[in-house]
Context: one part of a larger RNA
Molecule: large-subunit ribosomal RNA, domain I
Organism: Flavobacterium dankookense
RNA sequence: GGCGUAUGGGGGAUGCCUAGGCUCUCAGAGGCGAAGAAGGACGUGAUAAGCUGCGAAAAGCUACGGGGAUUGGCACACACGAAUUGAUCCGUAGAUAUCCGAAUGGGGCAACCCACUAUGUUGAAGACAUAGUACACCGAUAGGUGAGCAAACCCGCUGAACUGAAACAUCUAAGUAGGCGGAGGAGAAGAAAACAAAAGUGAUUCCGUAAGUAGUGGCGAGCGAACGCGGAUUAGCCCAAACCAGUGUUGUUACGGCAAUACUGGGGUUGUAGGACCACGACAUUUGUUGCGGAUUGAAUUAGAAUAACCUGGAAAGGUUAACCAAAGAGGGUGAUAGUCCCGUAUAAGUAAGAGAAGAUAACGAUAGUGGUAUCCUGAGUAGGGCGGGGCACGUGAAACCCUGUCUGAAUUUGGCGGGACCAUCCGCUAAGGCUAAAUACUCCUGAGAGACCGAUAGUGAACCAGUACCGUGAGGGAAAGGUGAAAAGAACCGUGAAUAACGGAGUGAAAUAGAUCCUGAAACCAUACGCUU
Numbered sequence: 001g002g003c004g005u006a007u008g009g010g011g012g013a014u015g016c017c018u019a020g021g022c023u024c025u026c027a028g029a030g031g032c033g034a035a036g037a038a039g040g041a042c043g044u045g046a047u048a049a050g051c052u053g054c055g056a057a058a059a060g061c062u063a064c065g066g067g068g069a070u071u072g073g074c075a076c077a078c079a080c081g082a083a084u085u086g087a088u089c090c091g092u093a094g095a096u097a098u099c100c101g102a103a104u105g106g107g108g109c110a111a112c113c114c115a116c117u118a119u120g121u122u123g124a125a126g127a128c129a130u131a132g133u134a135c136a137c138c139g140a141u142a143g144g145u146g147a148g149c150a151a152a153c154c155c156g157c158u159g160a161a162c163u164g165a166a167a168c169a170u171c172u173a174a175g176u177a178g179g180c181g182g183a184g185g186a187g188a189a190g191a192a193a194a195c196a197a198a199a200g201u202g203a204u205u206c207c208g209u210a211a212g213u214a215g216u217g218g219c220g221a222g223c224g225a226a227c228g229c230g231g232a233u234u235a236g237c238c239c240a241a242a243c244c245a246g247u248g249u250u251g252u253u254a255c256g257g258c259a260a261u262a263c264u265g266g267g268g269u270u271g272u273a274g275g276a277c278c279a280c281g282a283c284a285u286u287u288g289u290u291g292c293g294g295a296u297u298g299a300a301u302u303a304g305a306a307u308a309a310c311c312u313g314g315a316a317a318g319g320u321u322a323a324c325c326a327a328a329g330a331g332g333g334u335g336a337u338a339g340u341c342c343c344g345u346a347u348a349a350g351u352a353a354g355a356g357a358a359g360a361u362a363a364c365g366a367u368a369g370u371g372g373u374a375u376c377c378u379g380a381g382u383a384g385g386g387c388g389g390g391g392c393a394c395g396u397g398a399a400a401c402c403c404u405g406u407c408u409g410a411a412u413u414u415g416g417c418g419g420g421a422c423c424a425u426c427c428g429c430u431a432a433g434g435c436u437a438a439a440u441a442c443u444c445c446u447g448a449g450a451g452a453c454c455g456a457u458a459g460u461g462a463a464c465c466a467g468u469a470c471c472g473u474g475a476g477g478g479a480a481a482g483g484u485g486a487a488a489a490g491a492a493c494c495g496u497g498a499a500u501a502a503c504g505g506a507g508u509g510a511a512a513u514a515g516a517u518c519c520u521g522a523a524a525c526c527a528u529a530c531g532c533u534u
Base pairs, nucleotide, nucleotide: 001533002532003531004530005529006528007527008526009525015519016483017482020454021453022451023450024449025448026447027446028445029443030442031149032148039100040099041098042055043054044053050074051073061094062093063092064091065090066089070082071081072080105114106113107112115133116132117131118130119129120128121127135146136145137144138143153184154182155181156180157179158178164171168218194201195200205232206231207230208229209228215223216222236435237434238433239379243266244265245264246263247262248261249260250259251258252257271413273378274377275376276375277372278371279370280369286366287365288364289363290362291361292359296355297354301349302348303347307322308321309320310319311318323340324339325329331343332342333341384408385407386406387405388404389403390402391401394420415430416429417428418427419426470477471476490518493505494504495503496502
């Protein structure tokens, strides 16, 4: 030096565990904000650095309800207190709520500086206290509204590139990502100028199918419907106009009026065309809102069954024997595995604010018929057309349909539009105004629950004081780090030692090779002893 055996050090794998995550289901909620939000700064404790709570009334104040013995958060200890005259704690409703921040009296390098007006403390100067003083819009004033923040979902405006086409330009990616604006608990869409096809359907939305079909496409890569059928859910309405009336203003006047215009009220709302108008008939029917009503629901909360002995053990819930409850044998805890020890569970009870079914009644609204057809009305820079684009599954194509930058530009119910060039026949519908629940989408958040999801290099980046430490001028990037024991019983006391280090005894404990670098404690690596060998 090598090999072997044994004992240690070192290290933190593995096993077990879970305080945290992940993915869903059901229910709720779907907003907060000038009555100052979200988010912060600074304070606040007997002692107080951090976290949490709170705000100069500052780990808190008041009232009511619950509850019934402890208690002054994490967080021990000491000091000093509180509490059956009901504390702590839980729920509901209030009070207080510094400064910054939309930040709003002016300014500003956020958490700071400096004002004005009124009133008061004084008679004055100065200072202080309280209140007010931004901008935009609406409104005659008085006054009111808005702004900012927030996870996704929704609508609109704007809008890429990588990529694919095995290169690349039309095309694709994709109307995606990104940017901006707006709204709500949903949003959007929506009551046919719709589909269809010789038969019919009857607003919209969503799901399944039709169907990867018909099409479209450097007919490449790709893109990709609709009709129909089956379901979810169902709901329909209001204006403009004709006509009538009123008010204001203006013009004109032979002062009687007439006309124009604006506003308001009645009327009226459709394709079997309807309405005005004229005639007839009638005051019915249905229904909404508000008030009344109050079943039921509703916070904290309450009641809630039933086991003993022996054995092993540090400890019984384990084993043995014998019992009991069950509308409760879900789950968790307790010194090992507990229906009957504890919390609970099944079940039952309970109320404040609030919500609120049925119901009768009152007030205020909304809603209807028959016939006639001479006249009037039925949405105009609109429909349509040319040029250039865009959207439709559809790339200009035979390209209908929808939107419009630009130039044009009708008809008026004997009207008009559509049925994929266009024309005729036929059929369907009635544009150029508006509203509309449900079925649908999502989850920052609350409650209840689930998992052939993870178990500390996993699962969120974060199980732990994590968006922290740290890095970067900045935008931004971004960790590591869990486990003594059933209980601190966390090692009194003695010795060695310079020692508050470390170690040896002693003691606790079932165990201390469980001793705080603490469960288990693999490998690499290091050492000691012994044996064999060179």